[in-house]
Molecule: Bacterial RNase P class A
Organism: Pseudomonadales bacterium
RNA sequence: GGAGUCGGCCAGGCGUUCGCGGGCCGGGCGCGCAAGCGCCUCGGCACGAGGAAAGUCCGGGCUCCACAGGACAGGGCGCCAGGUAACGCCUGGGGGGCGCGAGCCCACGGAAAGUGCAACAGAGAGCAGACCGCCUACGUCGCGCCUGCGAGGGCGCGGCCGGCAAGGGUGAAAGGGUGCGGUAAGAGCGCACCGCACGCGUGGUAACACGGCGUGGCUAGGUAAACCCCGCCUGGAGCAAGGCCAAAUAGGGAUCCCAUGGUGUGGUCCGCACCGGAUCCGGGUAGGCCGCUGGAGGCCUGCGGUGACGCAGGUCCUAGAUGAAUGAACGCCGGACGGCUUCGGCCGUCGCACAGAACCCGGCUUAUCGGCCGACUCCUCCA
Numbered sequence: 001g002g003a004g005u006c007g008g009c010c011a012g013g014c015g016u017u018c019g020c021g022g023g024c025c026g027g028g029c030g031c032g033c034a035a036g037c038g039c040c041u042c043g044g045c046a047c048g049a050g051g052a053a054a055g056u057c058c059g060g061g062c063u064c065c066a067c068a069g070g071a072c073a074g075g076g077c078g079c080c081a082g083g084u085a086a087c088g089c090c091u092g093g094g095g096g097g098c099g100c101g102a103g104c105c106c107a108c109g110g111a112a113a114g115u116g117c118a119a120c121a122g123a124g125a126g127c128a129g130a131c132c133g134c135c136u137a138c139g140u141c142g143c144g145c146c147u148g149c150g151a152g153g154g155c156g157c158g159g160c161c162g163g164c165a166a167g168g169g170u171g172a173a174a175g176g177g178u179g180c181g182g183u184a185a186g187a188g189c190g191c192a193c194c195g196c197a198c199g200c201g202u203g204g205u206a207a208c209a210c211g212g213c214g215u216g217g218c219u220a221g222g223u224a225a226a227c228c229c230c231g232c233c234u235g236g237a238g239c240a241a242g243g244c245c246a247a248a249u250a251g252g253g254a255u256c257c258c259a260u261g262g263u264g265u266g267g268u269c270c271g272c273a274c275c276g277g278a279u280c281c282g283g284g285u286a287g288g289c290c291g292c293u294g295g296a297g298g299c300c301u302g303c304g305g306u307g308a309c310g311c312a313g314g315u316c317c318u319a320g321a322u323g324a325a326u327g328a329a330c331g332c333c334g335g336a337c338g339g340c341u342u343c344g345g346c347c348g349u350c351g352c353a354c355a356g357a358a359c360c361c362g363g364c365u366u367a368u369c370g371g372c373c374g375a376c377u378c379c380u381c382c383a
Base pairs, nucleotide, nucleotide: 001379002378003377004376005375006374007373008372009371010370012333013332014331015330016329017328018327020048021047023045024044025043026042027040028039029038030037031036050354054365055364057363058362059361060360061359062238063237064236065235074234075233076232077231078230079093080092081091082090083089094108095106096105097104098103109229110228114227115226116223117222131168132167133164134163135162139160140159141158142157143156144155145154146153147152176194177193178192179191180190181189195218196216197215198214199213200212201210202209203208242290243289244288245287252281253280254279255278256277257276261275262274263273264272265271297316298315299314300313301312302311303310304309334352335350336349337348338347339346340345
């Protein structure tokens, strides 16, 4: 100098003006004995989105409902140990894969319980198989040659019946590998070494490891985000949860009063038709309030721990809306892009990545312009 890996952080800066949201202080008005409460197009003050506020995929707090106990079903998770309120998260370790490396990735229990599945190719794909090939030891047929008086015998070639699984070929995968022996040819058929399985031992909390020992010719191919088996976990719904206050109208209940009452028709009376009235109570609706933001909280220091994290001390806290605020304009600086350039700069565009709180918290995943810091790896060059 180049190429990379991991971790942490920022998310344009400063200023002015206007506006919006909730809060506090003050003012005015109204109600109230008061404390105080309510309203205001009144004034002032500070505050007011995120690392993901997102997806709503996991885990918890909180709330209500359900629930004697046990079992099954259903769902989820799945190497080991630890962390945590908990987790499918995190940390450390083991195993496997990728990379020269820093490092990265893994849905990583069980296939010698059962069932299922495996396209195409291929002879054969699951108690496997014989297409090419290899063999002629055994049996048999034909032909040729030799021999024999003959029966027959020998040799060679070809076929059938057979033997083999080395070599070729197919496939993602063909039932250990190399070598020697062995054989008609071959083959764990036998042996040596390597591999594999099982048992023991050693190390490790464990997963697991071992160039430690022994046994076994090797039996037991793949697939469980296929059914299944094993182990562990697991009630449901969610802040529109849930709680409180509480109109008008209608309906409900209780008490009291009335039948000589009320209303309508009608000019009035009779008549006829219709109907009880008052007070109080409780439920629920509209509406309002609470829940509601200070919490498994952030930062700093020290201690323990490899680490996730824990403990102690100090310090800080700044959204809480509900047809839902967090915005707009301007100036200077920075940045990106485009153009021009006399290489000094100048001009123009963009308000500048992804994105927008809604009960809260811990995670995961996804989106994201540009940049900063730290640790590390590989290559090249120079001294």